A computed fold for an 89-nucleotide RNA from an Alphaproteobacteria bacterium, annotated as c-di-GMP-I riboswitch aptamer. Of the family's consensus pairs, 89% are formed in the model.

[in-house]
RNA sequence: UUCUCGAAACGGCAAUCCGUCAGGAAUGACGGGACGCAAAGCCACCGGCCCCAACCCUUGAUCAUAAGGCGGGCAGCGGGGUUACCGAA
Repeated sequence: UUCUCGAAACGGCAAUCCGUCAGGAAUGACGGGACGCAAAGCCACCGGCCCCAACCCUUGAUCAUAAGGCGGGCAGCGGGGUUACCGAA
């Protein structure tokens, strides 16, 4: 110095909930506020979960409009990629 790891220290982020805004929705942004987090920084590649009003495609149906795809979202579900503060065992 690097990798692994996670004692200590300096700090960091911010769940549920509340308010406002956007959206059809999942959800997101901002403010308040802390459940927690050693990557709870970032990225939808893989799995998973959530939404699906409208358009389009497949199947079915023809009272109703269902299932799937497409599309959208979750990085605080897991894997993976990538960047990073500190330095005990």